[in-house]
Molecule: RNase P RNA; transfer RNA
Organism: Polyangiaceae bacterium
RNA sequence: GCAGCGGGACAGGUGAUCGCCGGCGGGCUCCUUCGCGAGAGGGGGCGCCGUCGGAGGAAAGUCCGAGCUCCGCAGGGCUGGGUGCCGGGUAACGCCCGGUGAAGGUGACUUCGAGGAAAGUGCCACAGAGAACGGACCACCGCGCCUCCCCUCGGGGCUGCGCGGUAAGGGUGAAAAGGUGGUGUAAGAGACCACCGCGCUCCCGGUAACGGAAGCGGCAAGGCAAACCCCACCCGGAGCAAGGUCAAGCAGGAGGCGAUGCGGAAUCGGCGCGCGGCGACGCGUGACGGGGCCGCGAGAGGGCUGCCCGCCCGAUGUCUCCGGGUUGACUGCUGGAGGCGCGCGGCGACGCGAGCCCUAGAGGAAUGACCACCGGCGGGAAGCGGGCGACCGCCCCCGCAACAGAACUCGGCUUAUGGCCCCUGCGACC
RNA sequence: GGGUCGAUAGCUCAGUCGGUAGAGCUGCGGAUUUUUAAUCCGUCGGUCCUCGGUUCAAGCCCGAGUCGACCCA
Numbered sequence: 001g002c003a004g005c006g007g008g009a010c011a012g013g014u015g016a017u018c019g020c021c022g023g024c025g026g027g028c029u030c031c032u033u034c035g036c037g038a039g040a041g042g043g044g045g046c047g048c049c050g051u052c053g054g055a056g057g058a059a060a061g062u063c064c065g066a067g068c069u070c071c072g073c074a075g076g077g078c079u080g081g082g083u084g085c086c087g088g089g090u091a092a093c094g095c096c097c098g099g100u101g102a103a104g105g106u107g108a109c110u111u112c113g114a115g116g117a118a119a120g121u122g123c124c125a126c127a128g129a130g131a132a133c134g135g136a137c138c139a140c141c142g143c144g145c146c147u148c149c150c151c152u153c154g155g156g157g158c159u160g161c162g163c164g165g166u167a168a169g170g171g172u173g174a175a176a177a178g179g180u181g182g183u184g185u186a187a188g189a190g191a192c193c194a195c196c197g198c199g200c201u202c203c204c205g206g207u208a209a210c211g212g213a214a215g216c217g218g219c220a221a222g223g224c225a226a227a228c229c230c231c232a233c234c235c236g237g238a239g240c241a242a243g244g245u246c247a248a249g250c251a252g253g254a255g256g257c258g259a260u261g262c263g264g265a266a267u268c269g270g271c272g273c274g275c276g277g278c279g280a281c282g283c284g285u286g287a288c289g290g291g292g293c294c295g296c297g298a299g300a301g302g303g304c305u306g307c308c309c310g311c312c313c314g315a316u317g318u319c320u321c322c323g324g325g326u327u328g329a330c331u332g333c334u335g336g337a338g339g340c341g342c343g344c345g346g347c348g349a350c351g352c353g354a355g356c357c358c359u360a361g362a363g364g365a366a367u368g369a370c371c372a373c374c375g376g377c378g379g380g381a382a383g384c385g386g387g388c389g390a391c392c393g394c395c396c397c398c399g400c401a402a403c404a405g406a407a408c409u410c411g412g413c414u415u416a417u418g419g420c421c422c423c424u425g426c427g428a429c430c
Numbered sequence: 431g432g433g434u435c436g437a438u439a440g441c442u443c444a445g446u447c448g449g450u451a452g453a454g455c456u457g458c459g460g461a462u463u464u465u466u467a468a469u470c471c472g473u474c475g476g477u478c479c480u481c482g483g484u485u486c487a488a489g490c491c492c493g494a495g496u497c498g499a500c501c502c503a
Stems, first nucleotide, its partner, number of pairs: 007422002010419001012374004017369002020054007027046008056403001060414002063412005068239004075309004080235005085099005100114001101112004115230002120228002122224003137170002139166007148157003178196006197219001198217004203212003243331004252322006261296004267290003271286006301313004338357003342353004376400005383394004431502007440455004449486001457473005479495005
C1' cells in the first nucleotide's frame, strides 16, 4: 500500500445569544373552608423570575421472549401453533456461551432450521429403456438360421433375423440401485478379494452430541419432512387506545324467537257455613281467587375467548338492526430481571458479594437554531524542520461529519448508519 | 401507540398437493361495413413488490425488507 477477518468503545467538546418540555422554590392572581377580625389552611392559573434535569445504539421493524393489567379457567376429548445436534446460561426466549459434526477459505476465520426417510402416506415435471413391487435403447457375449466372402476343406469372418445371458461401457437426467482397483468369466456381475463407504454387535474415551478401535454382514436401506406425518419439549386470550377513579352528557325506536305445567307450605282478599258477642267484630272451617316463595319439569337464547361432550345462567327474557351522548381530568407512569466501576467463582455466556449513583415522562406531542474557538477525518500547490531513503512532522487553504426522535417497561434478534480506535491474516517495498 | 391483511400483464382478478403463469377488459393488426360502433379472427404485453434461503425445480414453502389498505379510545 491492496484485499479481507473478528471483537469492542465513542456518537465531537467548550463558551455566548435566542428559544422548547418537566421538577422544585419564589412572585402575581383566582376560587374555596375556618375565623367578629388580623389572619390561617386547601386547590387552580400564568406571554413572570431563579435554579436543576432533559433521546438512541439502534429510541426503528413489531420478528421472538417476559413483567404488568383485564378477561377466562369443575372436568374430559379433539384440533391448532412453535422449537428441534449436545451441554450450559437466563425471569424467559426462536437469544447467548462452550463443544460436536458437515461445508467453505491459502489463512486469520466463517456459515449451518443440523431429530426421524429400515412407522406410514405422498411427490420426484421434462428427458430417458428404466425414477423405487427395478430396467435393457445403443452395446458386450453365447447359440441357431439365411445371404455373402476367405480358405490349407478342418474351419474362420461380415451383415441381418430369432432365442438367451449380462449390466462393465455409451446415452438420458438434479438423481440410475454402493465406489475404486484386481481376480474371475463366453461376456459380465459383491460371484470372490483388498481398501473406502454403509449397517449390526461389542470395547475404549467423553456428562452428552460424538470420536477411536475390533469383529461380522455382503449391499438390503435413492432424494424430499422450510410435504403430510412420527418423536421429544413448550404454549389460555387480549393488549397501557390494557385497566382504575372522578366529572360531564344522553332518547329511545323497530323487528325475530320464546317455556309459562305439576306439587307443597304459608300468606292476603271477599264469599258461604258453624261458634261466641247486645253490637262493631273475633275465632274456626270450606271451596274460589290474587301476588310472591320452595321443589320438579319445560324453556328461546346466552356464557365457559378454536371446536365437541359436559356444566352453568335464563322470562320486565334474549338476539339482531337503526339511533342518541361523551372526545374532559387524574391515575397506570417510570426506582428497575436499573446503571457504574471493584473483588471473587466460571474457558465463557453469566452468577455472587459489598460500595457508589438516580438518569426524560410529553399528550398537535419538548430536547432546537445560530455564532466563535478548539478537536477529528479527507484532499491540496508552495514553504519550514527531520531522515541515506521510502517517508514523517509543523504551518496554511478547501471540504466532510451519517442513520435517525422516547410514548407502559425490560431481555434479545433483525434492519439503517458517516467516521474513529484496538486486534488478525495474505502479498509487495524500504 | 397497538393489531389485522394485501402486492401476479396498462386495469380488474384467478392460479389446487411446488413441475416452468392464465382469464376478462384495454392496445395493435386483419375481416365485416360507405364509415364508425358492435361482432369475429389473430397477436403484443410479466423483474409474479425486492433480497436471501430450502428444493433437482419457488408465484406457491421459510426468513428479512419496501410500499399500501383497514381496525382499536